[in-house]
Order: sequence, then C1' cells, then structure tokens
RNA sequence: CAAGCUGGCCGGGCGAUCGCGGCCCUUCGGGGCUGAGGAAAGUCCGCACUCCACAGAGCACGAUGCCGGCUAACGGCCGGGCGGGGUGACCCGACGGAAUAGUGCCACAGAGAACUAUAUUGCCUGCCAGGCUUGCCCGGCAGGCGAGGGUGAAACGGUGGUGUAAGAGACCACCGGCAGCGCCAGCAAUGGCGUUGGCCGGGCAAACCCCAUCGGGAGCAAGGCCAAGCAGGACGAAGGCCACGGCCGCGGAGCUGCUCGCUUCGUUAAACGUCCGGGUAGGCUGCAUGAGAUUGCCAGUAAUGGCAGUCCUAGAGAGAUGAUCGCCGCGCCCGCCUUGGCGGGCGUACAGAAUGCGGCUUAUAGGCCGGCUUGAGCG
Repeated sequence: CAAGCUGGCCGGGCGAUCGCGGCCCUUCGGGGCUGAGGAAAGUCCGCACUCCACAGAGCACGAUGCCGGCUAACGGCCGGGCGGGGUGACCCGACGGAAUAGUGCCACAGAGAACUAUAUUGCCUGCCAGGCUUGCCCGGCAGGCGAGGGUGAAACGGUGGUGUAAGAGACCACCGGCAGCGCCAGCAAUGGCGUUGGCCGGGCAAACCCCAUCGGGAGCAAGGCCAAGCAGGACGAAGGCCACGGCCGCGGAGCUGCUCGCUUCGUUAAACGUCCGGGUAGGCUGCAUGAGAUUGCCAGUAAUGGCAGUCCUAGAGAGAUGAUCGCCGCGCCCGCCUUGGCGGGCGUACAGAAUGCGGCUUAUAGGCCGGCUUGAGCG
C1' cells in the first nucleotide's frame, strides 16, 4: 500500500415562531421547568408483580439437550471441548441416542439404496452344439465369483501381497475407522499413549420414537380502594268526624335564610328523609427509588461480582414528544482557482414509550475509534 477479519461507539448542534403531555406558580392574561430509543419494534424466550387453582402419583402436550462457570431466571451470556469451513485473522454448529430397541424415508440415475443384498456390463470352470487359419472364436445350459467397467451425493473399508479355475478380510503387512482394557493429563466435556479384537454394521432423530431435565393457568383491560345516578331492601308520622261533596288534624315539597301565611301532594305510605348491601359511569391507585444510572478502585482470562462517591432521568389513558423557517455541521456530485479554499445542487437513516426488568432477533442514511490476518514493496 492492497485485500480482508473482528470488537466497540456516535447516529446531528444552535436559534426563532406557532402548538401538545406532565409538574409547579399565577394578579387567570399567562409564566417557569421538563418530555423517546439503540432498537421504544417483533412479542420469540426468561423473570418480577397480581389474581385464580393446587393432597400425592401417572398419562398426554410443549420446550430444552457436549462440559464448566455467570445470573433473580433463561432456550441468554462467558470460557473450554468436539465437528465443519477458510492460506489466515476468524466464522458456523438443536452438538443426548457412537442410528445394532423398533418403525419409516433416501429425488434423478442405476441391476441393486440396505442386514448380510444384487447380477447390468463382466470373470472363471464343466458339459453340449458350431466355425475355421487346430488353439482360438461364437452360441446355449449348469455352477462358482464379487475383484474390473458403468450409475449415483452415497454401492457393504483402502493400498500392496499370498492364495485361487476365477475371486473375496478368505489370509498376511501397513493405513483408516470402531469397540474393549490399561496408564497419563484435565473439575469436566475430552485428549494423548499403549495394547487386544478382522469387529469393518451407508445416511437421516430440524422423521416417528427412546432417554434425561424443566414447565399449573391467566395477564396491568392483572389487581386494590372510593363511588354519582338508576333499580333493590329496611326504617320514619295519627288519625278523627261526616250529609261521602268535604272539614279538622298530621307529615312532605315549594315560595324563603327563619316565623306566619299561601299553593300542592300524601294520610291504602307515593313522594320525601335517614340508613344498608352489591355495584355502573367516573375518580384514585398499581405507575416510576429500580435485579436503577454513572465515575473510580478491587477480584476474575471473561461473562460477572464487590466496595466507595455522585445522580433522580417521560408517565399518557383514544393515548403528548409535532410543524415551519434560518444558520452551522457531516456525506456525495459538479464548477472555479497550482496546496487548500470558494460557489451551487442533492441527501442527512431505521423508527417511535404505555406495569417494569434481563435477553434474543430484525431494521438502520452516514461516520468514528481500537485490535488482528494475508499478500506485495522498501529499509
């Protein structure tokens, strides 16, 4: 210098005008303070919190699945092991059953796609028939074979030899795999070494299944408190006379704050008043001090934890956080001037809280910083 790998961060700033939510003040005109994110998203996991259910055991269903650690917990994170990819930095892995418990599947091609298989092209032997250049060719039948060719992603270990009519782990040597045993290293997963056994069994469990572990349900429209009106229930007073039309009395409501008076309703308890239980509208709460943020130090490879200091940072309930300008910044393009500036144009994402928290996943214009790898050149 070129090409890459990887970790982290920012993701606009200032001002003006008009608006919106919350809190405070107010002379009711208004004023002050404050107001989204790294993902607030998807709602995919895990919790807190709340209500309901709950003897115990089993079935079903779902999730997870190498080892150790972290954490409130997790299907998350960190470290390690193993397998795969890459020259490498590094990346990826649902990674229990060594798929010999059982069932099932394996496109196309191919004779055959799996439990000791198959006979397509073939190899070999014997018999029969034929041909001729008389030791070869061709055809048929019976038997042996799994080596060579061919198909395929994959064909029942590989190479060499012995052996044989031809062959074959049939046997031998080496290599590879698998299994058993022993020793060593490691907390463990696992790895290394040695030895024994021809044991040589295709793949798929993100197919059913088997094994182990875990899982009660619903969710802040959870739930709690207060409670208008309407409906319901209980209680409150005194009736009497009469020619049945009323009169006297009692009680309520209104004029009116009180007394009188007047009007009106009831006197078969309606209205009115007092009280009761449930509870609608509505209000308050849950609901913002928390597994909190930040700085420093310490322990640890790390995830993470501990200690000390500092800080308080949206809270709606049809749901605020917006709009229009100006200047600056940043990026790209064009033009002009010899560095570097000037001018013009365009762009400045993804997206938006709703009980809270920890993760995962997905989206994201543009830019910044660190570490590392490979290749080339120069010293």
Predicted 3D model of a 379-nucleotide RNA (Bacterial RNase P class A) from Promineifilaceae bacterium (SeqCode). It is recorded under the gene name rnpB. Model confidence (mean pLDDT): 80 of 100. Rfam family: Bacterial RNase P class A. Gene Ontology terms of the family: tRNA processing, ribonuclease P activity and dimeric ribonuclease P complex.